The RNA shown here (c-di-GMP-I riboswitch aptamer) has 87 nucleotides and comes from Paenibacillus naphthalenovorans.
Its mean pLDDT, the model's own confidence on a scale to 100, is 82.
It matches the Rfam family "c-di-GMP-I riboswitch aptamer". Its family is annotated with cyclic-di-GMP binding in the Gene Ontology.
Lineage of the source: Bacteria > Bacillati > Caryophanales > Paenibacillaceae > Paenibacillus.
[in-house]
RNA sequence: UAUGGAAAACGGCUAAGCUGUCGAAAGGCAGUGACGCAAAGCCACGGGUCUUCUCACUAUUCAAGUGAUGACAGCCGGGUUACCCAA
Numbered sequence: 001u002a003u004g005g006a007a008a009a010c011g012g013c014u015a016a017g018c019u020g021u022c023g024a025a026a027g028g029c030a031g032u033g034a035c036g037c038a039a040a041g042c043c044a045c046g047g048g049u050c051u052u053c054u055c056a057c058u059a060u061u062c063a064a065g066u067g068a069u070g071a072c073a074g075c076c077g078g079g080u081u082a083c084c085c086a087a
Base pairs, nucleotide, nucleotide: 003086004085005084012037013036017032018031019030020029021028022027035074041080042079043078045077046076047075048072049071050070055067056066057065058064
């Protein structure tokens, strides 16, 4: 430098649930807690999923439906950086 992850993990992350808090919601953040993770680090670029306060459209006159600009990186792919180990 490039390749790989069979067995490990000095060290790292932390699902659900619960508590607090922000938010219209999805969800975020902090604490607790560990189902799991070898990129469960980072980037919404492609697909996908979730949400609809406002706004737009449809329609209507109450309502309802559709649509992200909101969100998910622990759904898949892609991009990018790094640890350990192996040969």